Background
The prediction has a mean pLDDT of 81. The part of an RNA shown here (small-subunit ribosomal RNA, 3' minor domain) has 147 nucleotides and comes from an uncultured Clostridia bacterium.
Context: one part of a larger RNA
RNA sequence: CACCGCCCGUCAAGCCAUGAGAGUUGGGGGCACCCAAAACCGUUAGUCUAACCCGCAAGGGAGGACGGCGUCUAAGGUGAAACCAGUGAUUGGGGUUAAGUCGUAACAAGGUAGCCGUACGAGAACGUGCGGCUGGAUCACCUCCUU
Repeated sequence: CACCGCCCGUCAAGCCAUGAGAGUUGGGGGCACCCAAAACCGUUAGUCUAACCCGCAAGGGAGGACGGCGUCUAAGGUGAAACCAGUGAUUGGGGUUAAGUCGUAACAAGGUAGCCGUACGAGAACGUGCGGCUGGAUCACCUCCUU
């Protein structure tokens, strides 16, 4: 193993990853605000006070202790937003899988030459219009080149 060839798309089935998706769950960090312990520090008209100072004394001063107030702040709480990860009814295409379905678009002039761009249309490959290309077959003619 060569036209009983090759081959395209829709549809159906399995598997894989993935986009969208009302949302939802979690994570670490930052920001704003609320509350604010303890220490330190600042302040103090309250209470107390042996050592120092004044005074014969009573007492006063200085200093100190406690208490009050304040600054700062851990922890805690609230809020909006961003980021990351998971999950989500449904939905979009993609990839893939010997032997499913429908047709037959392309490869020969593939049976309407094909292809490119574009518009419209269509179960699907596609069809039609317009413009372009030859990487089109066949027949005839013309021009040029080579022998």